[in-house]
RNA sequence: GGGCGAGUAGUUUAAUGGCAAAACAAUUGUCCAUCACACAGAAGUUCCGAGUUCGAAUCUCGGCUCGUCCA
Numbered sequence: 001g002g003g004c005g006a007g008u009a010g011u012u013u014a015a016u017g018g019c020a021a022a023a024c025a026a027u028u029g030u031c032c033a034u035c036a037c038a039c040a041g042a043a044g045u046u047c048c049g050a051g052u053u054c055g056a057a058u059c060u061c062g063g064c065u066c067g068u069c070c071a
Stems, first nucleotide, its partner, number of pairs: 001070007010024004018054001027041004047063005
């Protein structure tokens, strides 16, 4: 320098154009003398910009970061 792939909550991953979700973590409450466990609740997210569309995490283009292969 070139090819390919990935980017979603604090972490690991779903969501194949139509309400953004689960587990763990953290937090609040119940329980307990206290902690832990257990139960219940609440909060928290689509890498950035543009385009297509009635509607974009999803499709297209550009950029950024990471991984891998070639040189």